[in-house]
Context: one part of a larger RNA
RNA sequence: UGUUGAUUAUCUGAUAGGAAGGACCACCUAGUACGAGAGGAACGGUGGCCCGGCGCCACUGGUCUACCAGUUGUCUGAUAAGGCAUGCUGGGCAGCUACGCGCCAACGGAUAAGUGCUGAAAGCAUCUAAGCACGAAGCCGGCCUAGAAAAGAGAUAGUCUGAGUACGGAUAUAACAUCCGUUUGAUGGGACAGGAGUGUAAUUUUCAAGGUUCGCCGAGAAAGUAAGCUCGCUGUUUCCAAUAACU
Numbered sequence: 001u002g003u004u005g006a007u008u009a010u011c012u013g014a015u016a017g018g019a020a021g022g023a024c025c026a027c028c029u030a031g032u033a034c035g036a037g038a039g040g041a042a043c044g045g046u047g048g049c050c051c052g053g054c055g056c057c058a059c060u061g062g063u064c065u066a067c068c069a070g071u072u073g074u075c076u077g078a079u080a081a082g083g084c085a086u087g088c089u090g091g092g093c094a095g096c097u098a099c100g101c102g103c104c105a106a107c108g109g110a111u112a113a114g115u116g117c118u119g120a121a122a123g124c125a126u127c128u129a130a131g132c133a134c135g136a137a138g139c140c141g142g143c144c145u146a147g148a149a150a151a152g153a154g155a156u157a158g159u160c161u162g163a164g165u166a167c168g169g170a171u172a173u174a175a176c177a178u179c180c181g182u183u184u185g186a187u188g189g190g191a192c193a194g195g196a197g198u199g200u201a202a203u204u205u206u207c208a209a210g211g212u213u214c215g216c217c218g219a220g221a222a223a224g225u226a227a228g229c230u231c232g233c234u235g236u237u238u239c240c241a242a243u244a245a246c247u
Stems, first nucleotide, its partner, number of pairs: 005160007015146004021051002024048005034039001052104005060098004067091005072085005093232001107141003114134004163247003166182005187241003190237005195231004204223004210217002
């Protein structure tokens, strides 16, 4: 751009893609069938394990340059609080992940080789000539994904102004797109509450190893203090911003 008004929602499914599955082990069948014995199956069923595929993060583990704590060197005159070296070390929620967790066909249809039924040509016989029935991890479906530009350009229902920009954003993300919200509002931020991480802040007070020039200095400990600090999570709340407007 087309599909002969526009748009929203739900579909159909021509067609295209996929390998989504593949081994193995154990048990039952069964010490059965078979076999003199020795030995020793199968059809079918159940469970497990490995490889592969898809998905997920409640658990376990990893990471976690959000964060918290300890500590080294150096700098900010000292304390406190910090800067720099992911400095190093111990933890670590969310997120992302595997080493963790879930699922991954049965079946149906038509067949191949093959096995048959009935059956003539050819009074018999013969699976085939007419006809009929079975038969494979293979084929077509079944399962997943895309799919009205399928020109035979589809269907159903609704609406009559709609769509977009803009603005706040995330279940989305390189751009674009997608999805949600826009005061008739919890969309983002803030505040508060919950939950979570770390592990008990500073100031002050009371002790105190040791040192001492006998004046004091003082590592460290306890209390206050499950403190302080922090949060990509959840909720509450219009305090701030989603105004105004344009095509």

Source information
RNAcentral holds the full RNA, with entries from SILVA. The part of an RNA shown here (large-subunit ribosomal RNA, domain VI) has 247 nucleotides and comes from archaeon D22. The coordinates come from a structure-prediction model, not an experiment, and the mean pLDDT is 82. Rfam family: Archaeal large subunit ribosomal RNA. Its family is annotated with structural constituent of ribosome and ribosome in the Gene Ontology.